Predicted 3D model of RNase P RNA and transfer RNA as a complex of 467 nucleotides. It holds a member of the Rfam family "Bacterial RNase P class A". Rfam links the family to the GO terms ribonuclease P activity, dimeric ribonuclease P complex and tRNA processing. From the family's description: Ribonuclease P (RNase P) is a ubiquitous endoribonuclease, found in archaea, bacteria and eukarya as well as chloroplasts and mitochondria. For this family Rfam cites "Ribonuclease P: unity and diversity in a tRNA processing ribozyme" (Frank and Pace, Annu Rev Biochem, 1998). It is annotated as a ribozyme. Its mean pLDDT, the model's own confidence on a scale to 100, is 78.
């Protein structure tokens, strides 16, 4: 210098003018003035995990449903992150992997193919048929062919054909035997573990699919700020349909109801049990009526920045410092100037000058931690490969 | 802002559960019939199954991520 990999940061700056919105102060008020704050790395998709609120609540067991899935750690938690293991890709830096169980069971493996699950003889190879049969040849022999059997080496089909390579062996073959590799089982060593290394042993049984049902382990109640709470206003404090039903006794009474006891029902995925709470006419749907108000929830938080310490790292701990949008369908903008950056053209090829143009994706709506997706460009750090120079 | 559903031929929909050949009706084209048209009968063409990645031998179907469309949701009695 070229090419590549990983991690991170920014995504214009300053000034002026005109505007928008929230809060505070002054003004009796309309209003005006002054001061202060005002989008993002994704505010997005709403895909995960939480906080918060309601469904009264709490506990135990079982079933169903959903999710996650190598090991260890981080975290409030996670399907996220970090470190490692195994497998795959790359010369390398490095990247990718939903990566438990197929010897618990069920199911599927289309077409092709002889055979697709504890299988199979189509071609081929080999043997026999007391010299199989036929043809040719003087002969040695050659060619064609029937029946029975052996054989999983070779061909062929397929995504996949019951270990692979080599040597021996055999009529031909075959883990039939042996060596190495793979696989299963046992033992030892290292490691918290996943797993790795070594030794012995078994001649091979155990095909694939669980992002098919399923099994195992672990986790999970549901709904969502239009959750929900308070105040105020208004209306017809209604009607219809459906479901379940069980109410009874006594007392008081202002005759509308209230209380006690017995019984019954509900408690939000379902069932059972215990404590407890509530109701005893309740629930659901539809139609009709009214309002379109105010306050809270709602901005101090798993918070930002700096320094120090621990840890390989995610992250954690301590100290200091800062307060940083929150209103309503909802503001955060526009113009000009200068500077910086990029592109094109020209002046000289040049770090200089002139002219013209450009700056992405997008925009809070209860909040937070992640993931995913979109994004013009610019910069920083480290690493790998190649070439050149000293 | 929150929640739910759908995407297959020009249109309306099956098929997805249990993966293996993509179908129906209307529409379109050709023929027969008719004087001609319509109706009827016979035959035919037309699809990257919204897009991408993965699982699998194999994906419309299974999983994940995007894109587009549709629907519902205020409070009081």
């Nucleotide at each position: 210098c070229c090419g590549g990999g990983u991690g991170g940061u920014c995504g214009g700056a300053u000034g002026g003018c005109c505007g928008c919105u929230c809060c505070c102060g002054c003004u009796c008020g309309g209003u005006g003035c002054g001061g202060g704050g005002g989008a993002g790395g994704a505010a997005a998709g709403u895909c995960c995990g939480g906080g918060c609120u309601c469904c009264a609540c709490g506990g135990a067991a079982g079933c169903a449903c959903g999710g996650u899935g190598c090991c260890g750690g981080g975290u409030a938690a996670c399907g996220c992150c970090c470190g490692g293991c195994g497998g795959g890709g790359g010369c390398a830096a490095c990247c990718c992997c939903a990566g438990g169980g197929a010897a618990a069971g069920u199911g599927c493996c289309a077409c092709a193919g002889a055979g697709a699950g504890c299988a199979g003889a189509c071609c081929g190879c080999c043997c026999g048929c007391c010299g199989g049969g036929g043809c040719c040849g003087c002969g040695a022999g050659g060619c064609c062919u029937g029946c029975g059997g052996g054989u999983a080496a070779g061909g062929g089909u397929g995504a996949a054909a019951g270990g692979g390579u080599g040597c021996g062996g055999u009529a031909a073959g075959a883990g039939c035997g042996c060596a190495c590799c793979g696989c299963g089982c046992c033992c030892c060593c290292g490691g918290c573990a996943a797993c790795g290394g070594g030794g012995g042993u078994g001649g091979c049984a155990c095909g694939g699919c669980a992002a098919a049902c399923c099994c195992c382990a672990c986790c999970g109640g549901g709904a969502g700020c239009a959750a929900g709470a308070c105040c105020g206003a208004a209306u017809a404090g209604g009607a219809g349909c459906g479901g379940c039903g069980a109410g009874g006794a006594c007392g008081c009474c202002a005759c509308g109801g209230c209380g006690u006891c017995c019984g019954g029902g509900u408690c939000g995925g379902c069932u059972u049990c215990c404590g407890g709470a509530c109701c005893u006419g309740c629930c659901g749907c539809u139609c009709g009526g009214g309002u379109u108000g105010g306050u809270c929830g709602c901005g101090c938080g798993a918070g930002g920045c700096g320094c120090g310490g621990g840890g390989u790292g995610a992250c954690c701990c301590g100290c200091g410092u800062c307060c940083c949008a929150g209103a309503g369908g909802a503001a955060u903008g526009g113009c000009c100037a200068u500077c910086a950056c990029c592109c094109g053209g020209g002046g000289c090829g040049a770090u200089c000058c002139c002219c013209g143009g450009g700056g992405a994706c997008a925009g809070a709506a209860c909040c937070c931690g992640g993931c995913u997706u979109a994004c013009a460009g610019a910069c920083c750090a480290c690493c790998c490969g190649g070439c050149c120079c000293c | 802002c929150g929640g739910g559903g759908c995407g297959u031929a020009g249109c309306u929909c099956a098929g997805c559960u249990u993966g293996g050949u993509a179908g129906a009706g209307c529409a379109c084209c050709g023929g027969c019939u008719u004087u001609g048209g319509g109706a009827g009968c016979c035959g035919g063409g037309g699809g990257c199954c919204g897009c991408g990645u993965g699982u699998u031998c194999g994906a419309a179907u299974c999983a994940c991520g995007c894109c587009g469309c549709c629907c519902c949701g205020a409070c009081c009695a």